The RNA shown here (Bacterial RNase P class A) has 408 nucleotides and comes from Cryptosporangium arvum DSM 44712. Its Rfam family is "Bacterial RNase P class A". Its family is annotated with dimeric ribonuclease P complex, tRNA processing and ribonuclease P activity in the Gene Ontology. Rfam describes the family as follows. Ribonuclease P (RNase P) is a ubiquitous endoribonuclease, found in archaea, bacteria and eukarya as well as chloroplasts and mitochondria. The RNAcentral record of the sequence draws on Rfam. The source organism's lineage runs through Bacteria, Actinomycetes, Cryptosporangiales, Cryptosporangiaceae and Cryptosporangium arvum. Its mean pLDDT, the model's own confidence on a scale to 100, is 76.
[in-house]
RNA sequence: CGAGUCGGCCGGGCGGUCGCGUCAGCGUCUCUUCGGAGACACUGCCGAGGAACGUCCGGGCUCCACAGGGCAGGGUGGUUGUUAACGGCAACCCGGGGUGACCCGCGGGACAGUGCCACAGAAAACAAACCGCCGGUCGCUUCACGCGGUCGGUAAGGGUGAAACGGUGGUGUAAGAGACCACCAGCGCCCCGGGUGACCGGGGCGGCUCGGUAAACCCCACCCGGAGCAAGGUCAAGAGGAGCGACUCCGGUCGCUCUGCGUGAACGUUCGAGGGCGGCUCGCCCGAGUUCACGGGUAGACCGCUAGAGCCUGUCGGCAACGGCAGGCCGAGAUGGAUGACCGCCGGCCGGAGCAAUGCCGCAAGGCGCUCCGGCCACAGGACCCGGCGUACAGGCCGACUCGUCCG
Numbered sequence: 001c002g003a004g005u006c007g008g009c010c011g012g013g014c015g016g017u018c019g020c021g022u023c024a025g026c027g028u029c030u031c032u033u034c035g036g037a038g039a040c041a042c043u044g045c046c047g048a049g050g051a052a053c054g055u056c057c058g059g060g061c062u063c064c065a066c067a068g069g070g071c072a073g074g075g076u077g078g079u080u081g082u083u084a085a086c087g088g089c090a091a092c093c094c095g096g097g098g099u100g101a102c103c104c105g106c107g108g109g110a111c112a113g114u115g116c117c118a119c120a121g122a123a124a125a126c127a128a129a130c131c132g133c134c135g136g137u138c139g140c141u142u143c144a145c146g147c148g149g150u151c152g153g154u155a156a157g158g159g160u161g162a163a164a165c166g167g168u169g170g171u172g173u174a175a176g177a178g179a180c181c182a183c184c185a186g187c188g189c190c191c192c193g194g195g196u197g198a199c200c201g202g203g204g205c206g207g208c209u210c211g212g213u214a215a216a217c218c219c220c221a222c223c224c225g226g227a228g229c230a231a232g233g234u235c236a237a238g239a240g241g242a243g244c245g246a247c248u249c250c251g252g253u254c255g256c257u258c259u260g261c262g263u264g265a266a267c268g269u270u271c272g273a274g275g276g277c278g279g280c281u282c283g284c285c286c287g288a289g290u291u292c293a294c295g296g297g298u299a300g301a302c303c304g305c306u307a308g309a310g311c312c313u314g315u316c317g318g319c320a321a322c323g324g325c326a327g328g329c330c331g332a333g334a335u336g337g338a339u340g341a342c343c344g345c346c347g348g349c350c351g352g353a354g355c356a357a358u359g360c361c362g363c364a365a366g367g368c369g370c371u372c373c374g375g376c377c378a379c380a381g382g383a384c385c386c387g388g389c390g391u392a393c394a395g396g397c398c399g400a401c402u403c404g405u406c407c408g
Stems, first nucleotide, its partner, number of pairs: 001404010012346007020047002023044003027040005049379001053390002056388005061228004068282004073224005078092005093107001094105004108219002113217002115213003130158002132154009166184006185209001187206008232303004240259008261295007274286003310329008347377009359368003
């Protein structure tokens, strides 16, 4: 210098004018049941994300239940660590890819069972003989060689295929074959060493070797209450009814309290309707009302709602993820739903034109520029909160490492 691999960060900046939202301060005005409520103006602090997107996981929180058991269902799948937890993250093991830095993995089981392996091929699982090789026999040929039929042996050679019952070399055989032998791979068993472990290394013995596929069904191991902020809670209002008090022209009216919409039907009140436990079932518990149809009222205010498994700095432990300790900080809380518009300068990117070829840095190889014009500046916006994963993203910056070339 070129090519590549992995990780991290930013994602427009500054100024001005006007305009928004919560909260606080202060002032004015209105109402008031005298607690306070509302409106307006001024000032001040603060006011979207790294993904707020997807709704794919896991939780906090809230409510229901908690009496267990079985079946079905769902999730995960190498080991260790980390975390509130996860299907996350870190490190490592094994397998595969790459010269390498690194990347990929639905990573337990094919000897529990079932299924599938197209086409080609003789044959795709305890399968098989297409071309072959050998032997017996018969025939053709004068004989031999050779050819054909038939019976038996064979799977070493050739062919097909993604894959064909281990590989190479030899002994042996009529011809062969793990039939036998040596070495190797695989499998099983035993021992030694290393590692927390998955596993790795070494040695010995042995039959000789009986496919692949589970991101096919399945088997095995471990794990799994449900619903969800439209969760849930407080206040107010409400047609009708009941009670009390006051007033009364005895027709009613007003106030307070409690209850709570009206009509009809079915079932039920301990011989239990209905409900609870993700589905079913056994069992257990609650229980006096439950369910359906038609008609009517209300849909308002407040809480939940932001101080957190929070963030920053330093330090210690750890390969790391992450954890401990100390100190500091408080960064929207809306509810038809807020942060926007305009102007100027700067910045970045793309394209075009002109200039520079000097100069500067460096031992060298090499590197560095100015002006003008035009265009553009990403993905994208809360609504209970948090940890992840996935997806989108114009452009820019930083670090580490690998390979190649050149220079010193």